This is a predicted structure of a 506-nucleotide part of an RNA (large-subunit ribosomal RNA, domain I) from Chitinimonas sp. BJB300.
[in-house]
Context: one part of a larger RNA
RNA sequence: UGCAUCUGGUGGAUGCCUUGGCGAUGAUAGGCGAAGAAGGACGUGUAAGCCUGCGAAAAGCUUCGGGGAGCUGGCAAUUGAGCUUUGAUCCGGAGAUGUCCGAAUGGGGAAACCCACCCUUAGGGGUAUCCCAGACUGAAUACAUAGGUCUGAGGAAGCGAACUCAGCGAACUGAAACAUCUAAGUAGCUGAAGGAAAAGAAAUCAACCGAGAUUCCGUAAGUAGUGGCGAGCGAACGCGGAGUAGCCUGUACGUGAUAGUCAAACUCUUAGUAGAACGGAAUGGAAAGUCCGGCCAUAGUGGGUGAUAGCCCCGUAUGCGAAAAGAGCUUGGUGGUACUAAGCGUACGACAAGUAGGGCGGGACACGAGAAAUCCUGUCUGAAUAUGGGGGGACCAUCCUCCAAGGCUAAAUACUCAUCAUCGACCGAUAGUGAACCAGUACCGUGAGGGAAAGGCGAAAAGAACCGCGGGAGCGGAGUGAAAUAGAACCUGAAACCGGAUGCAU
Numbered sequence: 001u002g003c004a005u006c007u008g009g010u011g012g013a014u015g016c017c018u019u020g021g022c023g024a025u026g027a028u029a030g031g032c033g034a035a036g037a038a039g040g041a042c043g044u045g046u047a048a049g050c051c052u053g054c055g056a057a058a059a060g061c062u063u064c065g066g067g068g069a070g071c072u073g074g075c076a077a078u079u080g081a082g083c084u085u086u087g088a089u090c091c092g093g094a095g096a097u098g099u100c101c102g103a104a105u106g107g108g109g110a111a112a113c114c115c116a117c118c119c120u121u122a123g124g125g126g127u128a129u130c131c132c133a134g135a136c137u138g139a140a141u142a143c144a145u146a147g148g149u150c151u152g153a154g155g156a157a158g159c160g161a162a163c164u165c166a167g168c169g170a171a172c173u174g175a176a177a178c179a180u181c182u183a184a185g186u187a188g189c190u191g192a193a194g195g196a197a198a199a200g201a202a203a204u205c206a207a208c209c210g211a212g213a214u215u216c217c218g219u220a221a222g223u224a225g226u227g228g229c230g231a232g233c234g235a236a237c238g239c240g241g242a243g244u245a246g247c248c249u250g251u252a253c254g255u256g257a258u259a260g261u262c263a264a265a266c267u268c269u270u271a272g273u274a275g276a277a278c279g280g281a282a283u284g285g286a287a288a289g290u291c292c293g294g295c296c297a298u299a300g301u302g303g304g305u306g307a308u309a310g311c312c313c314c315g316u317a318u319g320c321g322a323a324a325a326g327a328g329c330u331u332g333g334u335g336g337u338a339c340u341a342a343g344c345g346u347a348c349g350a351c352a353a354g355u356a357g358g359g360c361g362g363g364a365c366a367c368g369a370g371a372a373a374u375c376c377u378g379u380c381u382g383a384a385u386a387u388g389g390g391g392g393g394a395c396c397a398u399c400c401u402c403c404a405a406g407g408c409u410a411a412a413u414a415c416u417c418a419u420c421a422u423c424g425a426c427c428g429a430u431a432g433u434g435a436a437c438c439a440g441u442a443c444c445g446u447g448a449g450g451g452a453a454a455g456g457c458g459a460a461a462a463g464a465a466c467c468g469c470g471g472g473a474g475c476g477g478a479g480u481g482a483a484a485u486a487g488a489a490c491c492u493g494a495a496a497c498c499g500g501a502u503g504c505a506u
Base pairs, nucleotide, nucleotide: 001505002504003503004502005501006500007499008498009497015491016456017455020427021426022424023423024422025421026420027419028418029416030415031159032158039101040100041099042055043054044053047078049075050074051073061095062094063093064092065091066090070083071082072081106115107114108113116127117126118125119124129156130155131154132152133151134150135149136148137147163194164192165191166190167189168188174181178228204211205210215242216241217240218239219238225233226232246408247407248406250348251347252346253345254344255343260334261333262332263331264330266328267327268326269325270324272320273319274318278293279292280291281290294311295310296300302314303313304312357381358380359379360378361377362376363375364374367393388403389402390401391400392399443450444449463490466477467476468475469474
């Protein structure tokens, strides 16, 4: 030095575990905000820090319910001071307080800061902009109007995951290059709204038979078409389902219901409550496993307990329950015809014009200008008036069908930031969210932005008193424990890599 065996160190794979994720089903909810939101800054505890809670009334205050013995949140013990059967801590409803920033709104500003004015009972309150309403003023210009001032617990603003509608609107890519085309009206930006939105009661289809608003699903059908007839794009009629709902309009007169509001009953939500049935023996550190003998079950879902528990604990099936607040539904009373919407009867009416259509240029329709109907409109034009007009894919006639240029409308449909319940031939710490752990943290970047690593002693800290060596780290005894090669660098503890012992070889 090599090989072999044994025994260690290092290292953290593997196995087992799960507090965290992922996906789904059902129900709820679908908004919050000038009565100051979302999100923050700074404070707040007996004692320094962080998280959580809260706001100078500051881990809390008041009140109404629940509950019933300990309590003063967590890391996290300790100290000190207290509270509590005169019902604390805790859980739920309602209320009070709620610094400063932030739409931020008195002015300013490099957010959490600076500087003001008015009123005041000295605590505090008010003072942004725009729109709307009212009042007072008031030019050129006589009346007026524009403008100005004031008042208003009248409104708006800002935030929010997806879904919806509308406006603007790419490129990579594909066409095996590329320009029409495609990607795609997608991504993205913006505006507006709702719990859904949008659409919607035929100037619709159909085909000589007829149907009868809209939306969504299946089919028709990858069909008819369209297309440098390339790549590709791609209907409709009809049929079957889900779900169904229809209406309104001007003036005058008459009549008289609903929404509103109040009360009651019921159901549900926001705390809860009762809740069956087991003992023994051996093994073991520990019994829930084994053996013996019982019991309950409208409860043998699940979790915990020193190993695997229907009967030990929490629960589960099932039954019951609200002072207060909220939601839904039903019934009854009241109310005023004032506003908004609006039924019935009578009389008189009305029934949509720079519109339909046309020319030119674009866009949408599955349809790229095509034989191109239909729809929208930038520009120029421009009818008829039910004895009328639109459509039936150029156009004309016949025939059929409908009535534009005003408006409203539930359900079937889309989504899930969030709450509750349940589930998984989903993951199990290099997986599953980036994040199981104080993670959008540490750290990087001027910034937009990028973005980690990091789980496990033990049943219980019983976390090693005391002694020895040592400056300490550490180690040896002692002690705890079933186990300490479970000792906090802690379950298991692979390999690479590094030692020690023994044997053999050189």
Background:
NCBI's taxonomy places the organism under Bacteria, Pseudomonadati, Pseudomonadota, Neisseriales, Chitinimonas.